[in-house]
RNA sequence: UGACGCCAAAGCCAAACCCAUUGCAAGGUGGGGACGGAAAGCCACGGAUCUUAGAGUAAGAUAGCCGAGCUGCCGGG
Numbered sequence: 001u002g003a004c005g006c007c008a009a010a011g012c013c014a015a016a017c018c019c020a021u022u023g024c025a026a027g028g029u030g031g032g033g034a035c036g037g038a039a040a041g042c043c044a045c046g047g048a049u050c051u052u053a054g055a056g057u058a059a060g061a062u063a064g065c066c067g068a069g070c071u072g073c074c075g076g077g
Base pairs, nucleotide, nucleotide: 004075005074006077007076012037013036017032018031019030020029021028022027035064041070042069045067046066047065048062049061050060051059052058053057
């Protein structure tokens, strides 16, 4: 350095739900809250699912659905 991730250490993120707000909606944002996560960091490139319009098409959403790509902590037992 790479691979690896059973037990740690330092930390990190944050489901459902509630409140506020925003959006036609799926959903998003902030606060509370923790089900969980070794990338639950980033990314809409490929699949998948969802929403709106109505049409044989378009626009959007989900990265905590899967895959790919990029980056990152520890390396103590």
Molecule: c-di-GMP-I riboswitch aptamer
Organism: Desulfobulbaceae bacterium